[in-house]
Molecule: transfer RNA
Organism: bacterium
RNA sequence: GGGGUGGUAGCUCAGUGGACAGAGCGUCAGACUCAAAAUCUGGAGGCCGUUGGUUCGAAUCCAGCCCACCCCU
Repeated sequence: GGGGUGGUAGCUCAGUGGACAGAGCGUCAGACUCAAAAUCUGGAGGCCGUUGGUUCGAAUCCAGCCCACCCCU
């Protein structure tokens, strides 16, 4: 330098053009307990790496850039 894969909640990931963007773990509160753990219930937490484009509509499609990993020279 060229090519590929990925970037979504604190962490691990799902979501594959139209529903308020979801799950598990974690965290906070409550229940239970003498207390704690486990268990159960509820809550908070994101505008989807970034800038544009396409579209009536984009986390999702296209392009540039940034970051991580892998391959080639």